[in-house]
Context: one part of a larger RNA
This record gives sequence, structure tokens and C1' cells, in this order.
RNA sequence: GGCACAUGGUGGAUGUCUGGGCAUCAGGAGCCGAUGAAGGACGUGGGAGGCUGCGAUAAGCCUCGGGGAGCUGUCAACCGAGCUGUGAUCCGAGGGUGUCCGAAUGGGGUAACCCAGCGCCCGUGAUGGGGCGUUACCCGCCGCUGAAUGUAUAGGCGGUGUGGAGGGAACGCGGGGAAGUGAAACAUCUCAGUACCCGUAGGAAGAGAAAACAAGUGUGAUUCCGUGAGUAGUGGCGAGCGAAAGCGGAGGAGGCUAAACCGUGCGCAUGUCAAGCUGGCAGGUGUUGUGUGUGCGGUGUUGUGGGAGCCGGUGGGGAGAACUGCCAUUCUCCCGGAUGCGUGCUGUGGUUAGUGGAAUCGUCUGGGAUGGCGGACCGGAGUGGGUGAGAGUCCCGUACGCGAAAACCGUGGUGGCGUGUUUGGCCGGUGUUCCCGAGUAGCAGCGAGCUCGUGGAAUUUGCUGUGAAUCUGCCGGGACCACCCGGUAAGCCUAAAUACUUCCUGGUGACCGAUAGCGGACGAGUACCGUGAGGGAAAGAUGAAAAGUACCCCGGGAGGGGAGUGAAAGAGUACCUGAAACCGUGUGCCU
Repeated sequence: GGCACAUGGUGGAUGUCUGGGCAUCAGGAGCCGAUGAAGGACGUGGGAGGCUGCGAUAAGCCUCGGGGAGCUGUCAACCGAGCUGUGAUCCGAGGGUGUCCGAAUGGGGUAACCCAGCGCCCGUGAUGGGGCGUUACCCGCCGCUGAAUGUAUAGGCGGUGUGGAGGGAACGCGGGGAAGUGAAACAUCUCAGUACCCGUAGGAAGAGAAAACAAGUGUGAUUCCGUGAGUAGUGGCGAGCGAAAGCGGAGGAGGCUAAACCGUGCGCAUGUCAAGCUGGCAGGUGUUGUGUGUGCGGUGUUGUGGGAGCCGGUGGGGAGAACUGCCAUUCUCCCGGAUGCGUGCUGUGGUUAGUGGAAUCGUCUGGGAUGGCGGACCGGAGUGGGUGAGAGUCCCGUACGCGAAAACCGUGGUGGCGUGUUUGGCCGGUGUUCCCGAGUAGCAGCGAGCUCGUGGAAUUUGCUGUGAAUCUGCCGGGACCACCCGGUAAGCCUAAAUACUUCCUGGUGACCGAUAGCGGACGAGUACCGUGAGGGAAAGAUGAAAAGUACCCCGGGAGGGGAGUGAAAGAGUACCUGAAACCGUGUGCCU
């Protein structure tokens, strides 16, 4: 030195565990913010610090409920000082306080700082000083003022608004918009209208009440699912891309305008022995009438075309008006009916604290009984967790019941109060008059989007140019034409079925079990790195209980030996188990 056996050290694998995580489902909730958010800084406790809570009223203040004996959060003990059956701590609801920064908004600024104006108040002999409130910008509305420039307008000033601003995981809609890749290369094509950027909204959004489909006995807004169907198509007819009708379901809802016509306010034009003043007759009146533009009110809303106008018929009651009188006519208001919203009252259900809740004894082993043995009991409860080892009957719970002063959400009744809408017309005729959404439809050029890559290319749509018609009209049915059929564009709104999950509650798992599972089971987006954007760890386990080794000995200490605790100390805060590499010691054999 090697090998073997034995026995140690080191090390932290393995096993077991889990306060954490992952996935998914159901229900809830689906916004917060100038009444100052999200997120922070700094403070705040009797005693240093981290976390948590809170805000100069600072681990808290008030009120109302729950609860019932201890309490002063946690790491984390110890000391001190207190609170509490006059009900504390704790849990829930509603209030109050809420420094400074941050959209940050009085001005500035290197965030958490600096410096002001005005009003009121405090203080000082006075100045300096202090407290509270207020003062950003934009938009809408109202008022005042007011240029070039006469009227005016722009501008300015003030008031006012539970107007805007900023934040938020995914989902929505819109505006922009790649490349790696595939095509076994690559350019059309694909990836893909994806990723990404921007804008903007809601709890959903978007779409939506046929200028739709269809081609038979027609259907009847939109959305979503299944099917149709990898079909019809499209495609360097390559790679690929890829419908619709119909059928079966989920859900189900329809409304309002523009115009014609009437009335009225305003502007402009025109106009005076007139026109007009509802009609007839008579009388009277006379700066009002007419045209046009625009605002408002009424009317009107459709495709078996609809409406206006005109004509005819019918129309609950009362009052009033239209210069006067009589008759007729027209209009307005009130009474009446229906209905929406807010509010009041009154029920009911849910959420936010809680509460009741059955049934076991003996013996043996053991440190310990939930284990063995023997005998009982409950079950609308034998899900689960804990307790010194496997517990239906020990504890918390579980099945099943009960419960709210207050707040919120849902859903009824009432018709009390307020406010709005509607019914105030209907029927028939007429097709001679008027209206039925214009720089629109259509067409041309160049694009885009549809299964459709320019193709025979309709339909939809952007830019540029051109540019109609009003129902005897116009559009569509895949170039185009005819016939036939369907519809009525160029205005607006619309619940549900659908998408998503930052968040709250609950359930589940042939999901992980500390190199796994979230990066993070632990003071983790921390330590640390980087100028910065950003990157980003490691680190869990004594024991049932600290009972965490009094006392003695060696040692400067560290550490150890006794003694003691404990079932165990070879469980000693370097602590469960304690593999291997690596380093020793003893014995044997070999060299």
C1' cells in the first nucleotide's frame, strides 16, 4: 500500500410526513377611482427587529348584533403594567378617524419633499409663526363680459355637474400588423389576420327585427351548440384552406324615428285703399299675412306595399277656445282605462356572525390504547381531521334542523306618493295630388373581405372619379337578359341563450410530496446580480409533552465525561430515518 471483516466519522440520498402548490367542477360576484383608487412611503405597541393590523382617535374609536371566560396578533419567550359576568378578548354589520406620495389636481419637484395665494380662527406688543378650508386642466350647461368689425362671433371671467382623467387577470369590439415555420429549396400560397402594438367598452361585449334565405305543401330578427362536412368549393388544383342552406336543440321580444301634412318660436325675403280673421248669413276688426330656412310639438313607420292629403261612415261624459250673434265644424283640457320607473308599506328567499346535533364499558400488552380479547350502543350521522399507536359511540365535526338588531341581493303583494308613456281614435273608399332616408344606389379604376388566390365572379366593403329613381319606383335570387319568386337599402335602440375568471365560498383528483409541486410550504418576487429594462435563488421535520440535561468533573473556550429527563439521548436545538462518494480505527491475509 491492497483486499476482507468489524466498527466509527463525514455527508444528506432514501423512506415516512405536510402548513404549500397544481388541475378541474359548481355556486357567488363581476368592477374600483376627484366623497382621492390600485399600489406604496413613513409612522403606530411599555421593552431592538421582521410579518400582520391600523393611521397623529394609529395591533386601534363609536353603535348594533353574535358569543360566554378568559384576554393584551405573530416569529417568541421573558419581564412589566393592565382589561374582564356593569360581559372583555374574539366574530359579523354599519359608522368615525384615515399623515405623506401616487390620476395627484394650488405652484414646483430628483415620488413619499420644497414653496405659496385667498377666507376664517389661534398666537405675538408687532413681524415672523401655527390650525382648518379652498385654489389644476378639459368637456357640457347657465350667467356676465367682450376684439379686429356696425350687428355679431372668437376670446375672457364666474357659477354649476356624486361629467372626464388613473387602475384592473381573462373574455369583447375596433384601428394597425410580422416572422421563424410548412410547401421536404422558394417567390404566389401557408403560418395568420395568429403573435405583438394602439384605442375603447361591459359584466358580458358584438350581432339583431330581412333591400334575408329558399325554389317545396316554403321558412320567418340575432346569438350559441350538434349535424350537414372535411361535403360543396378554393388551391404554384401543390402544401394546404374550407363554407352555407336544411335538420335537431338552447334561448326567445320586439320597438323608436326621417319624410309627406298641421301648429308654433326664431332668422331672412316680400308686402299695405290689400291679404287675413274656421264655414254659411249679417255685422265688425285691421300690422297682420305670404314664401323660405331652421328648432320644437303633433302626425307617421309599412311590403297581402305603407303613410299624408281628400271623400264617406262611426265616435262615453263635462268644460273651454276659434272677433260678435245663431247653427254646424274643428281643436284643447279634465274625468276614465292600461302600463313603466323611483319611493313608501307589507310578505318571502338568500348572503354577510352563529347555534342544536345520537351512541362504550371491562380486561391484556404498552411510556401512551384509538390495538388484541370479551360484552354493549347510535345511525337521516360509518365524509373528514385531531387526540401519547388503526377511534361510528373522547374532541372538532358530519346527516338533519334552527337563527339576524344591521347592511346588501333576489322575488311577490299593495296602488299610498311622485314622475313618465299610452289609450284621443277606428272602419271603408280614392290611386288624380304629395312622401317613403343622396353625393346615396348604380357605373368605372385600384384594393380588401367572403370557401371563392381575377376567375364567367355575383353578394359585402375602402379610396378616387362619375352619378339616378320614389311604388308604373328600387334591390336581390352567383356574369348578363327575359319571365317568375323574395324583399323594401342608403337612420337608431333592443333582454335571453354565448365567452371569460383577478376575486369569494365549497367540492373533487389512477395530480406533486421539498432537485417534486407555483419562482416562492420557510420574514420570496426576498437575499443577491444589473446604470437600467430586467434577471432571480437557497433554505421544511427533536419529542407525545421542553420534561431543552439541576448538580459534579476536565478544559481559556469550544467540546466532552458522569448524574438527571424521557419509551428512546446511538431523539441533545449541528436534533426523524441516516444510503453512497470521501476520511479513519481494529483484526486477518497478501506484497
Predicted 3D model of a 591-nucleotide part of an RNA (large-subunit ribosomal RNA, domain I) from Prauserella shujinwangii. Its mean pLDDT, the model's own confidence on a scale to 100, is 80. It was read from a public genome assembly.